Large-subunit ribosomal RNA, domain VI from Thermosynechococcaceae cyanobacterium YX3bin19, 267 nucleotides, folded computationally.
Lineage of the source: Bacteria > Cyanobacteriota > Cyanophyceae > Acaryochloridales > Thermosynechococcaceae.
Its Rfam family is "Bacterial large subunit ribosomal RNA". Rfam links the family to the GO terms ribosome and structural constituent of ribosome.
It was read from a public genome assembly.
The coordinates come from a structure-prediction model, not an experiment, and the mean pLDDT is 87.
Context: one part of a larger RNA
RNA sequence: CGCAAGAGCAUUGAAGAGGAGCCCUCCUUAUUACGAGAGGACCGGGAGGGACGCACCGCUGGUGUGCCAGUUAUCGUGCCAACGGUAAAUGCUGGGUAGCCAAGUGCGGAGCGGAUAACCGCUGAAAGCAUCUAAGUGGGAAGCCCACCUCAAGAUGAGUGCUCUCAUGGUGUUAAACCAGUAAGGUCACGGGCAGAUUACCCGUUGAUAGGCAGCAGAUGGAAGUGCAGUAAUGCAUGUAGUCGAGCUGUACUAAUAGACCGAGGG
Numbered sequence: 001c002g003c004a005a006g007a008g009c010a011u012u013g014a015a016g017a018g019g020a021g022c023c024c025u026c027c028u029u030a031u032u033a034c035g036a037g038a039g040g041a042c043c044g045g046g047a048g049g050g051a052c053g054c055a056c057c058g059c060u061g062g063u064g065u066g067c068c069a070g071u072u073a074u075c076g077u078g079c080c081a082a083c084g085g086u087a088a089a090u091g092c093u094g095g096g097u098a099g100c101c102a103a104g105u106g107c108g109g110a111g112c113g114g115a116u117a118a119c120c121g122c123u124g125a126a127a128g129c130a131u132c133u134a135a136g137u138g139g140g141a142a143g144c145c146c147a148c149c150u151c152a153a154g155a156u157g158a159g160u161g162c163u164c165u166c167a168u169g170g171u172g173u174u175a176a177a178c179c180a181g182u183a184a185g186g187u188c189a190c191g192g193g194c195a196g197a198u199u200a201c202c203c204g205u206u207g208a209u210a211g212g213c214a215g216c217a218g219a220u221g222g223a224a225g226u227g228c229a230g231u232a233a234u235g236c237a238u239g240u241a242g243u244c245g246a247g248c249u250g251u252a253c254u255a256a257u258a259g260a261c262c263g264a265g266g267g
Base pairs, nucleotide, nucleotide: 001154005165006164007163008162009161010160011159016151017150018149019148022050023049024048025047026046027045028044034039052108053107054106055105056104060102061101062100063099067095068094069093070092071091072087073086074085075084076083077082111146113145114144119139120138121137122136166267168180169179170178171177185262186261187260188259190204191203192202193201209255210254211253212251213250214249215248216247218244219243220242225238226237227236228235229234
């Protein structure tokens, strides 16, 4: 911009597009059919697995650049104690919530649907026979179409349903048309997100949107101070201590203010 007014929401989809489509082993059928034996099935039923794909984080784990703890050197807070900074962009080390992830977990590749290829047939003439073919009519593949998952009306063939808004002003031959302010609605802006490169999408004062605060989960692993034991290093008690990012629940305390703009004219 279009979809013959302007919008919001929901839908159809054999219009169309993309994805998937895999393989192996074992048991049974079956010491069966077949075969002299050795060997050894079709068809059908069941179980397990590999790779691949999608999703997820309850489990097992990885990461988790300052969440917790330990520790060396050095500097600083006057000193002790207790802390803070730096040590190549975490000094080193042990752990680790959320998120992200796989090595972890769940699921997927289902069809006794259709039309077919090679091929195998039935009936059957031309050509008194024969012939799957000429008329007619069956079977038949990981392939084709459908079915399965996803997108999808710019499918200009622009579909469908429901709902909302509608007789303002000005210019104008009072006509077409143009301009302005509006309606429903929308955009910007603001607080944000499990959404995201930007954009888009989604939520938000008729509020739990972010921060704070409270409680909880969870992490670390027993704070400082004091007391006790020990010459001391240190240990024990107070005390599942202290501290804590993203998680959960709650709570309007703080901030989502103030606003600006676009947007029909009776189709």